[in-house]
RNA sequence: UUGAACAACACGAGAGAGUAUUGCUGAUGGUGGUGAUCGCCGAAGGGGCACGCCGGAUCGGUAGGCCGUACUGGUUUGGCUAAUCUCUCAGGCAAAGAAGAUCGUGUUGGGACA
Numbered sequence: 001u002u003g004a005a006c007a008a009c010a011c012g013a014g015a016g017a018g019u020a021u022u023g024c025u026g027a028u029g030g031u032g033g034u035g036a037u038c039g040c041c042g043a044a045g046g047g048g049c050a051c052g053c054c055g056g057a058u059c060g061g062u063a064g065g066c067c068g069u070a071c072u073g074g075u076u077u078g079g080c081u082a083a084u085c086u087c088u089c090a091g092g093c094a095a096a097g098a099a100g101a102u103c104g105u106g107u108u109g110g111g112a113c114a
Stems, first nucleotide, its partner, number of pairs: 006109008018038001020037006039093003045089001046087003052080012
């Protein structure tokens, strides 16, 4: 179920930070491309972490005549574990364009995995 999660597509909305300096390209200039240098941004992507959960070791406590076992507390250690947090690898930094997490509407797949 008159179709949730999730995925893709279309349309719409969508922030931040340098018109940075300089070499080359270009007749010159502008724009663009590219290399270097310094300064920045976080909302493609990517990395990292919490609460908590599951174990290991060790020291106590309770039950018990004792061992085992169970429960429980402390210390230590391993694994799983989120974001718009954080890192700034990647990407981006006048306008335009591109990209853009996320949201809305629609379509398709999907089929309860919420």